[in-house]
RNA sequence: UGUCACCACCCGUUGCUCCCCAGAUCACGACAGGGACGGGGGACCCACUUCUCGGGCGCGCACCGCGUCCUCGGGGUGAAGCCGGCUCCGCCGGCCGGGUCAGUCUCCGACCCGAACCCGACAGCUAACCCCGCAGGCGUCAGGAGAUUCCUC
Numbered sequence: 001u002g003u004c005a006c007c008a009c010c011c012g013u014u015g016c017u018c019c020c021c022a023g024a025u026c027a028c029g030a031c032a033g034g035g036a037c038g039g040g041g042g043a044c045c046c047a048c049u050u051c052u053c054g055g056g057c058g059c060g061c062a063c064c065g066c067g068u069c070c071u072c073g074g075g076g077u078g079a080a081g082c083c084g085g086c087u088c089c090g091c092c093g094g095c096c097g098g099g100u101c102a103g104u105c106u107c108c109g110a111c112c113c114g115a116a117c118c119c120g121a122c123a124g125c126u127a128a129c130c131c132c133g134c135a136g137g138c139g140u141c142a143g144g145a146g147a148u149u150c151c152u153c
Stems, first nucleotide, its partner, number of pairs: 011139004018035003037133005046124001054070007073122001074119004081095006096114006103148006
């Protein structure tokens, strides 16, 4: 001097997942409390009435009900779906959906993602009302054009 890897801080990014309490404290420190944000259930009206009244076990008064477990039916969070094909649960292609490129919007270009989990036979919308979450992950010099906002001179 160059390259690679790791760590810390700042900054940034995905996402609802941020702020106060908290200069708390020797240190740790909220699954506490509050605000903000997000999600689910839940009337009339409206919509749908298109056959799941599923399976196992236990109890009982053995018709049916109750309890419990399961997931093929159905449903929820989420961008994470639909269709076609194949040497078939994986891959390929098309349509479509989502993110980044460091103020914002649009276009071009470039690079990526299309997972996972949950409820447990059950839920349309839905005022009042009820309940829940408030996580996790990632990145190191940041492409161009037009318009526009803010700051500085």
This is a predicted structure of a 153-nucleotide RNA (c-di-AMP riboswitch aptamer (ydaO/yuaA leader)) from Isoptericola halotolerans.
The sequence was found by an Rfam model in a public genome assembly.
The source organism's lineage runs through Bacteria, Bacillati, Actinomycetota, Actinomycetes and Isoptericola.
The coordinates come from a structure-prediction model, not an experiment, and the mean pLDDT is 76.